This is a predicted structure of an 86-nucleotide RNA (c-di-GMP-I riboswitch aptamer) from a Gammaproteobacteria bacterium. Its mean pLDDT, the model's own confidence on a scale to 100, is 85.

RNA sequence: AUUUGUAAAAGGCCAAACCUGUGAAAACAGGUGACGCAAAGUUUAUGGUCUACAGGGUUAUACUCCAUGAUUGCAUAACUGCCAGA
Numbered sequence: 001a002u003u004u005g006u007a008a009a010a011g012g013c014c015a016a017a018c019c020u021g022u023g024a025a026a027a028c029a030g031g032u033g034a035c036g037c038a039a040a041g042u043u044u045a046u047g048g049u050c051u052a053c054a055g056g057g058u059u060a061u062a063c064u065c066c067a068u069g070a071u072u073g074c075a076u077a078a079c080u081g082c083c084a085g086a
Stems, first nucleotide, its partner, number of pairs: 002086004012037002017032006035073001041079003045076003048071003055065003
């Protein structure tokens, strides 16, 4: 440097739920809490999925279309990383 993966060692992250707050919503942030995770580290670059304030269609406030919004614990990709084996 490449590759394999958690047997061991040192650790790390934090699902659901609850409380507070932000947001039109999806969802997010902080606290509590750990379902799980060898990248459950970072980035929305490409797709998938979710939401629809505003905007369009509609007789209509119903319904429907639509990301500029959200999701990295949906996937691929890029970058970075502990330990051990080869």

Rfam family: c-di-GMP-I riboswitch aptamer. Rfam links the family to the GO term cyclic-di-GMP binding.